Source information
Predicted 3D model of a 1487-nucleotide RNA (small-subunit ribosomal RNA) from an uncultured Bacteroidota bacterium.
RNA sequence: AGAGUUUGAUCAUGGCUCAGGAUGAACGCUAGCGGCAGGCUUAAUACAUGCAAGUCGUGGGGUAAAUAAGAGUAGCAAUAUUUUUAUGAGACCGGCAAAAGGGUGAGUAACACGUACGCAACCUGCCUUCAACUGGAGGACAGCCCAUCGAAAGGUGGAUUAAUACUCCGUAAUGAUACAGCAAGGCAUCUUAUUGUAUCUAUAGCUCCGGCGGUUGAAGAUGGGCGUGCGUCCCAUUAGGUAGUUGGCAGGGUAACGGCCUACCAAGCCUGCGAUGGGUAGCUGGCGUGAGAGCGUGACCAGCCACACGGGCACUGAGGCACGGGCCCGACUCCUACGGGAGGCAGCAGUAAGGAAUAUUGGUCAAUGGACGCAAGUCUGAACCAGCCAUGCCGCGUGAAGGAUUAAGGCCCUCAGGGUUGUAAACUUCUUUUAUCUGGGAAGAAACUCUCGCAUUCUUGCGAGAUUGACGGUACCAGUUGAAUAAGCACCGGCUAACUCCGUGCCGGCAGCCGCGGUAAUACGGAGGGUGCAAGCGUUAUCCGGAUUUACUGGGUUUAAAGGGUGCGUAGGCGGGCAGGUAAGUCUGUGGUGAAAUCUCCGAGCUCAACUCGGAAAUUGCCAUGGAUACUAUUUGUCUUGAAUGUCGUGGAGGUGAGCGGAAUAUGGCAUGUAGCGGUGAAAUGCUUAGAUAUGCCAUGGAACACCAAUUGCGAAGGCAGCUCGCUACACGAUGAUUGACGGUGAUGCACGAAAGCGUGGGUAGCGAACAGGAUUAGAUACCCUGGUAGUCCACGCCCUAAACGAUGAUCACUCGACAUUGGCGAUAUACAGUCAGUGUCUAAGCGAAAGCAUUAAAGUGAUCCACCUGGGAAGUACGUCCGCAAGGAUGAAACUCAAAUGAAUUGACGGGGGUCCGCACAAGCGGUGGAGCAUGUGGUUUAAUUCGAUGAUACGCGAGGAACCUUACCUGGGCUAGAAUGCCACUUGACCGAGGGUGAAAGCUCUCUUUGUAGCAAUACACAGGUGGUAAGGUGCUGCAUGGCUGUCGUCAGCUCGUGCCGUGAGGUGUUGGGUUAAGUCCCGCAACGAGCGCAACCCCUAUCAUUAGUUGCCAUCAGGUAAUGCUGGGAACUCUAAUGAAACUGCCGUCGUAAGACGUGAGGAAGGAGGGGACGAUGUCAAGUCAUCAUGGCCUUUAUGCCCAGGGCUACACACGUGCUACAAUGGGCGCUACAAUGGGUUGCAACACGGUGACGUGAAGCUAAUCUCAAAAAAGCGCUCUCAGUUCAGAUUGGAGUCUGCAACUCGACUCCAUGAAGCUGGAAUCGCUAGUAAUCGUAUAUCAGCAAUGAUACGGUGAAUACGUUCCCGGACCUUGUACACACCGCCCGUCAAGCCAUGGAAGCCGGGUGUACCUGAAGUCGGUAACCGCAAGGAGCCGCCUAGGGUAAAAUCGGUGACUGGGGCUAAGUCGUAACAAGGUA
Repeated sequence: AGAGUUUGAUCAUGGCUCAGGAUGAACGCUAGCGGCAGGCUUAAUACAUGCAAGUCGUGGGGUAAAUAAGAGUAGCAAUAUUUUUAUGAGACCGGCAAAAGGGUGAGUAACACGUACGCAACCUGCCUUCAACUGGAGGACAGCCCAUCGAAAGGUGGAUUAAUACUCCGUAAUGAUACAGCAAGGCAUCUUAUUGUAUCUAUAGCUCCGGCGGUUGAAGAUGGGCGUGCGUCCCAUUAGGUAGUUGGCAGGGUAACGGCCUACCAAGCCUGCGAUGGGUAGCUGGCGUGAGAGCGUGACCAGCCACACGGGCACUGAGGCACGGGCCCGACUCCUACGGGAGGCAGCAGUAAGGAAUAUUGGUCAAUGGACGCAAGUCUGAACCAGCCAUGCCGCGUGAAGGAUUAAGGCCCUCAGGGUUGUAAACUUCUUUUAUCUGGGAAGAAACUCUCGCAUUCUUGCGAGAUUGACGGUACCAGUUGAAUAAGCACCGGCUAACUCCGUGCCGGCAGCCGCGGUAAUACGGAGGGUGCAAGCGUUAUCCGGAUUUACUGGGUUUAAAGGGUGCGUAGGCGGGCAGGUAAGUCUGUGGUGAAAUCUCCGAGCUCAACUCGGAAAUUGCCAUGGAUACUAUUUGUCUUGAAUGUCGUGGAGGUGAGCGGAAUAUGGCAUGUAGCGGUGAAAUGCUUAGAUAUGCCAUGGAACACCAAUUGCGAAGGCAGCUCGCUACACGAUGAUUGACGGUGAUGCACGAAAGCGUGGGUAGCGAACAGGAUUAGAUACCCUGGUAGUCCACGCCCUAAACGAUGAUCACUCGACAUUGGCGAUAUACAGUCAGUGUCUAAGCGAAAGCAUUAAAGUGAUCCACCUGGGAAGUACGUCCGCAAGGAUGAAACUCAAAUGAAUUGACGGGGGUCCGCACAAGCGGUGGAGCAUGUGGUUUAAUUCGAUGAUACGCGAGGAACCUUACCUGGGCUAGAAUGCCACUUGACCGAGGGUGAAAGCUCUCUUUGUAGCAAUACACAGGUGGUAAGGUGCUGCAUGGCUGUCGUCAGCUCGUGCCGUGAGGUGUUGGGUUAAGUCCCGCAACGAGCGCAACCCCUAUCAUUAGUUGCCAUCAGGUAAUGCUGGGAACUCUAAUGAAACUGCCGUCGUAAGACGUGAGGAAGGAGGGGACGAUGUCAAGUCAUCAUGGCCUUUAUGCCCAGGGCUACACACGUGCUACAAUGGGCGCUACAAUGGGUUGCAACACGGUGACGUGAAGCUAAUCUCAAAAAAGCGCUCUCAGUUCAGAUUGGAGUCUGCAACUCGACUCCAUGAAGCUGGAAUCGCUAGUAAUCGUAUAUCAGCAAUGAUACGGUGAAUACGUUCCCGGACCUUGUACACACCGCCCGUCAAGCCAUGGAAGCCGGGUGUACCUGAAGUCGGUAACCGCAAGGAGCCGCCUAGGGUAAAAUCGGUGACUGGGGCUAAGUCGUAACAAGGUA
């Protein structure tokens, strides 16, 4: 110090989340030791038991037991008993203490607390100092004794008694009170000093004789009381509160002031600087965090306050309205003899309960401190210690060194092996902190007191000695033994350090946020390994931080949340120049205070540290005082530039009232005139022969004002438009006369405020919600059309909201320029230039997230004031309140829910956006498909099986270039299990081969015969083969969404990128856009780009022309020979051809146009002309496209089966639907005959000439040919003849019957072909749709692969004949580029809205019901203070009793308020696959 998360990516805005620190914590797992600290945050709930406040005999009376002494009695005595004296507990009177210490935080928003002052308005026991006094007298009450009541607690009566208890008298002032005088001072009342007079007021003794006390007064110290300034939480959806209330006078009361209380008088007092009310809360020093400012908090320690079962009250006292005192009421608990009593752990332990949760019914007064006491001492759950708890902080340890076969085991992998755990272990050597055992052993203790000594002012001081330790035989020290006694927890997808395997398969689960998991999960669970921390580690909760995310430090408001609709103006805060005064703010010096502890620094003590101690600093504050006077303030004076006024001009749709005008619409009248008008995308409703529409004239009425007109003008905004006049407001210019800061802003307030709407009354031509009808549509409660009411208009009164927008508050100052325009000014001036005030555009600096803003005083730089914002939704909703006639407006939440919502810009994609361009895309043509029959493929259906795959374009004569068996993967049945094939090892058999039998559908099973390799004498070895066993199998099983390879498609479309530079915060842009051109990102020009790569083109092949070379199997012009005929033969190398090498074409030439690239020309030349024609060749990428069934391959599955063998069947099924084809429907034809002209290919398991037979398929025989030689082989259309004559035919050929041929083990399911016979549909095909631009379409045949044969009409090639048309780019489809909009990015097959239906959740209303706190009124009213008082008591003081006021509590009543609940009801939120539509996003199809 930051990080993650909105997006395809970016910047910004903005929320959510994380990393840090902390805790009186809790929970989970784990746990060796010590030190120091801490330990009921909840029920201020209830409490058993013990203890927590006593002490003094030197205040007093005085007793029991016991002891001692004496005496008596009984007894010989021991002894017993009585009595006296002394010592003497408890209890009692009295004094002091008990108001401290200890606990808790309920209440309290307050002078409670903090801080600083004040008291001229006060008190203060014990302590200190000073002064004075300490004389006399008296009567009681406890106790004790007696009697008595009661269960008890406790009481009643009588007698007697002491005191430092009580009363009286004397003395007395420097005391108190009153009055008078005088002086000084102060703060208003006054105070102080002093003088005089009058009145009043004291006491206590004890003693060891040293002393300890007592009373009065004055001071001090300490502690308190009271008052005041400032500070001290949230809600305004709490705005008014208050009757002792505010003040006065008099009195009472108090230690003291005071409405503190009472009577009377006055009507005040508090409040927007937040009263009153409601909620919450002890406050502070501090503590946590933070850079700080702050924010949060108030455990422990310390200061203050409050409280002591709930509430009230007083008494005593120096002090209390009293935690371990009292009285009363109430609730609760206990005892009881039922009549009455007792009690208060928020003291220390402890119990129960509550709770996630918090300890021992311990020891000691040794130390520190306290009470009492002269003291010894007693008491002390204060305190000091110990116990429990990892609750926290700090420290230590769990060993150290060496040690590689890098062991075994585990885990992983590319698995004969390697890696890792890991020097880790084993093993060797060493050490001994800690734990264990043994021994020693503290400091904390100095005093008081006592003894002795010395000194001494004579009551103290000093010195020495003695005495005292709960903790504790603890800390600590020494020694013994021996690595011996000691490691876990969390995490490992990113943030965030740390990775693999297995299991699981959107399941079980994880998760702080983003998010993981649907068969290869580094995210779940386990394991191995690793990382972090460590006697702890994680989780949860809470606080601060990060969060500049409430912004004082330190934020914003055009578009992200956010400027009030506009003005006037009150309070408030802010304010021009100069001079003077004051010194409140401000600055500075000094003084006081700011408790201690804490924090910081320095030093010191525990072995270190935590901890503790000493010193310093700090305590940023408050108060007082001295000074300074720039600024602010205040005050005085003055100034003119801010502001205002005057004078002279100018301007305008500024406002308001009245009058006037023309055009148009409508209506009415008259006239002309006739069949339609009107309306729309097209129609219809509507109007019209009762005369419309149209046209002309006249009349009526209402509303609005064309042209001028504009980026114009005016107004505060809303808004304002024909012309004229009246009234009125304003702005600007000029002038520089007047005032002299009079100003700016503006919470509350007041006024104005479009449209719609409301009320009353008018008015109503046009338009026109609602409504009606007609259309459109699946529907159409809409868009369109025909009508049409409110309304729109006027007057008056309400409403008060708008995208009331410049989405930009007002005012002031400052900051480059250019142009346009409105109104003034000065100039002779509609020039130019200047100046003032407006209205606009562009632009610099600057600003901004960017878009953009940019002299219109800015979205820049500053100043002042106001308003407003703080994630999205819920929601501008609910409740409350105010306003309104209503509609509604203003103010304005929460629960719950999400991790986003949002702005600007970028790249794409898309648009029923735009522009440019291309393509058999359309158009122009030619021929088809869709109708028929058949072939073939697919779907569907069927089936034991109809194997599998391909499914818009880009599946469907596709994989398959050939399913009768085989193929074959499917089905049924029969068999095999190291298996059908191959390798290796071991054993065994003996060649191998071959022949035969049984069974069976076959496979298989089984039997028999035959045979005996090579080397060696043999054993044996080797080779081969069979068998057995073992080991590597096998799988057309799954996943093409794990993959490679291959392929389709966009698309042979012209695109896709990179380097460097430049621009931009960035995504990204530029280049690649622009102007031309091209088939082309092809080329040229321009240009912040310059270059380059993959594509395009070219290089390659075929073809069209020529040349050269070569000349067989091909060719034959010339020469020769020969035949019935033929290059048949000799020969030739010319031609054709063959197959190799070259040439040729490049807009090269000419002309026109053009800067160029290039285009054009029926140009020339040329075989070919602008890419000559064709092919191969397919950029970055897209479709998770296709293929695990070509092949390969990860993973998974299977192993007497999902493998292998075999027979038969199936893949050929058939109500049906679709695709692709063939053949036709005929005369441009069919049939018959005759006659021509190709090219590519194939052939020895073959092609087969030729001959013969057969109508034919074909058969028989057979030459030639491993092919430019022989052969398939006939080309067909065509041409020439003849015939048919428009018909279901001499068209068409399906189907069926019969007879055959061929292949093949085998044609039944299920082959092809031939002949004879049969002769179906079909007469050119609906909507729709396909191909093709030239040697193309169309049409004609030929060949080949596969193949025994063939379902081939398919596919792939080959040649023959050989067209038509293209004006053109509006439209359809696809594509390219530029641009625009976007809420899309899985990218329009996108996104997304609302009702309804279902589940869950929180919430509003609601007849009511229940409860809480507070106030008011009335009734009642304990204890108690105060007041009154004749009877009773007392000599008296006084008391009892009674009465009165007040009051805790109780009751009654009405209302307000808060909360809970409530049939029903309202909307809201959330929830993979519900319903209906399609409102928004593109011109979203009606912006």

Overview: The prediction has a mean pLDDT of 83.